Model confidence (mean pLDDT): 82 of 100. The RNA shown here (transfer RNA) has 76 nucleotides and comes from a Phycisphaerales bacterium. Rfam family: tRNA. Rfam's curators write: Transfer RNA (tRNA) molecules are approximately 80 nucleotides in length. The family's RNA type in Rfam is transfer RNA. The source organism's lineage runs through Bacteria, Pseudomonadati, Planctomycetota, Phycisphaerae and Phycisphaerales.
RNA sequence: ACGGCAGUAGCUCAACUGGCAGAGCAGCGGUUUCCAAAAUCGCAGGUUCGGGGUUCAAGUCCUCGCUGCCGUGCCA
Numbered sequence: 001a002c003g004g005c006a007g008u009a010g011c012u013c014a015a016c017u018g019g020c021a022g023a024g025c026a027g028c029g030g031u032u033u034c035c036a037a038a039a040u041c042g043c044a045g046g047u048u049c050g051g052g053g054u055u056c057a058a059g060u061c062c063u064c065g066c067u068g069c070c071g072u073g074c075c076a
Base pairs, nucleotide, nucleotide: 001072002071003070004069005068006067007066010025011024012023013022019056027043028042029041030040031039049065050064051063052062053061
């Protein structure tokens, strides 16, 4: 430099065909316990990487970028 894949909650990941953004873990609180752990119930947590576009409607489609990973090259 070119090509491919990925970017969504603190972390790991879902969301089939465009149609109400979710789960597990972590966090906080309750129950339980002499206390704690474990278990269990609940609560909170989101600019879906950024700009633009299409659409009645975009996490999803198009476009330009950014970041990470992988592959193939180039220069030194």